Context: one part of a larger RNA
Molecule: large-subunit ribosomal RNA, domain IV
Organism: Deltaproteobacteria bacterium
RNA sequence: CCGUCGUUAAGGAACUUAACACAUUGCCACCGUAACUUCGGGAUAAGGUGGGCCAGAGUUGGUCAGAGACUUCGCGUCUCAAAGCUGACUAGGGUCGCAGAGAGCAGGGGGUAGCGACUGUUUAUCAAAAACACAGGACUCUGCAAAAUCGAAAGAUGAAGUAUAGGGUCUGACGCCUGCCCGGUGCUGGAAGGUUAAGGGGAGUUGUCAGCGCAAGCGAAGCAAUGAGCCGAAGCCCCAGUAAACGGCGGCCGUAACUAUAACGGUCCUAAGGUAGCGAAAUUCCUUGUCGGGUAAGUUCCGACCUGCACGAAUGGCGUAACGACUUCCCCAUUGUCUCAACGACGGACUCA
Numbered sequence: 001c002c003g004u005c006g007u008u009a010a011g012g013a014a015c016u017u018a019a020c021a022c023a024u025u026g027c028c029a030c031c032g033u034a035a036c037u038u039c040g041g042g043a044u045a046a047g048g049u050g051g052g053c054c055a056g057a058g059u060u061g062g063u064c065a066g067a068g069a070c071u072u073c074g075c076g077u078c079u080c081a082a083a084g085c086u087g088a089c090u091a092g093g094g095u096c097g098c099a100g101a102g103a104g105c106a107g108g109g110g111g112u113a114g115c116g117a118c119u120g121u122u123u124a125u126c127a128a129a130a131a132c133a134c135a136g137g138a139c140u141c142u143g144c145a146a147a148a149u150c151g152a153a154a155g156a157u158g159a160a161g162u163a164u165a166g167g168g169u170c171u172g173a174c175g176c177c178u179g180c181c182c183g184g185u186g187c188u189g190g191a192a193g194g195u196u197a198a199g200g201g202g203a204g205u206u207g208u209c210a211g212c213g214c215a216a217g218c219g220a221a222g223c224a225a226u227g228a229g230c231c232g233a234a235g236c237c238c239c240a241g242u243a244a245a246c247g248g249c250g251g252c253c254g255u256a257a258c259u260a261u262a263a264c265g266g267u268c269c270u271a272a273g274g275u276a277g278c279g280a281a282a283u284u285c286c287u288u289g290u291c292g293g294g295u296a297a298g299u300u301c302c303g304a305c306c307u308g309c310a311c312g313a314a315u316g317g318c319g320u321a322a323c324g325a326c327u328u329c330c331c332c333a334u335u336g337u338c339u340c341a342a343c344g345a346c347g348g349a350c351u352c353a
């Protein structure tokens, strides 16, 4: 010097990203216990008091010698119960120690806000969470040889189930709610018109060749090659519906008898222009916004304001008792975290053998 422990004057978080770590608390009985609340909780809330041993006393329980009653006369049943032994409790008394839950085991507590309702689950081996799940809610598909899934198929799961069932997607207890937009994309429905494949069909064109012609050339049938109009489904175009489908939810200018602001008006654009609620927020750039609270002093925190760079309603909005090895801030208690370090124990390092 290092590790693991123990103790510490005065102070008590001044340490630090952060009370991380340590310390405090801890058991039983009794007293007492707030806001809030889904009336269950919160709650061991908080905060107090007592606790050993000894000898008597009292109350009460167990055990039962015995007594009484009943009796089916049984070694039966029921009631009362002395002494002794014994369990528990109560009020006084005495007594010892620094200390009586004498060691060990054995909750620190309170307030505030965020997130997630909760118990659960998770990155085996750096993340346990606000992530996942969840009960509940909603949409959608599926009529049974179901939809969906695995499999070239047979077959199987779904299910020895049958729409109060099964699959998929989103949301996530509960309370109050969930606004507007169907123009785009998707899905569902429609079938008049447009477009449209293979295929059908075969007008025509070309090659070859019998034949004809002096020749140039013409050229039937057949065999080949090619092939127009026309017929021809779904789909797409088209017409509707649908947002707890994917998604979206404006700009400029003017106006009130101080000023400021604009209930009001004008205009442009859009499918429609963000409703309720919330708001410098796990979202706010400017920003340590401004005001208030807390501190001697507060970029954090809490309460407001609204100028929302860039909240917003099941990609759910806003609340919420209980719960949380979650996150933020404050307070009490407590402490070697610190001011500031010291001493002790053991084991290393180190030196020597």
Base pairs, nucleotide, nucleotide: 001348002347003346004345005344006343007342008341010339011338014337019334027051028050029049030048031047036041038173052095053094054093057090058089059088060087061086062085063084066080067079068078069077070076096100108332109331110330111329113327114326115324116323120132121131136171137170138169139168140167141166142165148157149156150155174319175318176317177316179249180248181247184246185245186242187241188240189239190238193237194236195235199231200230204226205225206224207223208222211218212217250268251267252266253265254264277311278308289305290304291303292302293301